[in-house]
RNA sequence: AUCUAUCUUCGGGGCAGGGUGAAAUUCCCGAUCGGCGGUAUUAGAGUAUAACUCUUAAGCCCGCGAGCCUUUUGGGGCAGGAUUUGGUGUGAUUCCAAAGCCGACAGUAUAGUCUGGAUGGGAGAAGAUGGAG
Repeated sequence: AUCUAUCUUCGGGGCAGGGUGAAAUUCCCGAUCGGCGGUAUUAGAGUAUAACUCUUAAGCCCGCGAGCCUUUUGGGGCAGGAUUUGGUGUGAUUCCAAAGCCGACAGUAUAGUCUGGAUGGGAGAAGAUGGAG
């Protein structure tokens, strides 16, 4: 280095303006937001160069989380969304351009954005200490 135990801290954003209506931030026009890990072809840094290392990279590619049930508390089950075209390139559903699409549960005039469960939980991130090595 790596593995492991315990602990600490951190860990989600968003309807301006207008229309209809008795009533809508829920419908319509329009606006606006994008959790965590993986994946590099791009960019940056280290290095004389290469190799290599570090940083950086996707809402819609893969996986995970939030909900519900269950549990021997390790887990298990269920539910739950979405992308194409063109360009460059050896290589891209990740870059560039364009046009699209999606968003748990409960409440309420039908909600990604309001209110609520939630001062909750959480994928995970960083660090400290002990042990193995």